Predicted 3D model of a 100-nucleotide RNA (Bacterial small signal recognition particle RNA) from a Thermomicrobiales bacterium. The prediction has a mean pLDDT of 80. It matches the Rfam family "Bacterial small signal recognition particle RNA". Rfam classes the family as a non-coding RNA gene. From the family's description: The signal recognition particle (SRP) is a universally conserved ribonucleoprotein involved in the co-translational targeting of proteins to membranes.
RNA sequence: AGUUGGGUCCCGCGCGGCGGAGAACUGUGAACCUGGUCAGGACCGGAAGGUAGCAGCCAUAAGCGGCAACCUCCGGGUGAUGCGGGAUCGCCUGACUCGA
Numbered sequence: 001a002g003u004u005g006g007g008u009c010c011c012g013c014g015c016g017g018c019g020g021a022g023a024a025c026u027g028u029g030a031a032c033c034u035g036g037u038c039a040g041g042a043c044c045g046g047a048a049g050g051u052a053g054c055a056g057c058c059a060u061a062a063g064c065g066g067c068a069a070c071c072u073c074c075g076g077g078u079g080a081u082g083c084g085g086g087a088u089c090g091c092c093u094g095a096c097u098c099g100a
Base pairs, nucleotide, nucleotide: 001097002096003095004094005093006092007091008090009086010085011084012083013082014081015079016078018075019074020073021072022071025066026065027064028063034059035058036057037056042051043050044049
C1' cells in the first nucleotide's frame, strides 16, 4: 500500500432472564340495604301447622392482605444472547499478500 473478516450504525424475527400488572390459589371480609340455616321472640290459626324474620353460625360480594412456582399481558443501554437482511469504508480489531 492492497485484499478481506468481524464489531460499532439501521431494520425484522426469536430465546432465556429481570421488573411491573393481571388471572389463578389463599386469608380476611356486610349491625341493616347478599344468600342459606334461622335459637329466642313476634304474627296467623280452635288445633295441626304456617308466615315473616333479629341474634348466632355457614358461604360469599366489593374491598384489603399474602403468594416459591405455573398461565396471560407490557417493558429495557437486559444477555461473555441467537438468526437474517441492509447501510459505509468514519472508527476499532484480526488475517493474508506485496514493498520499504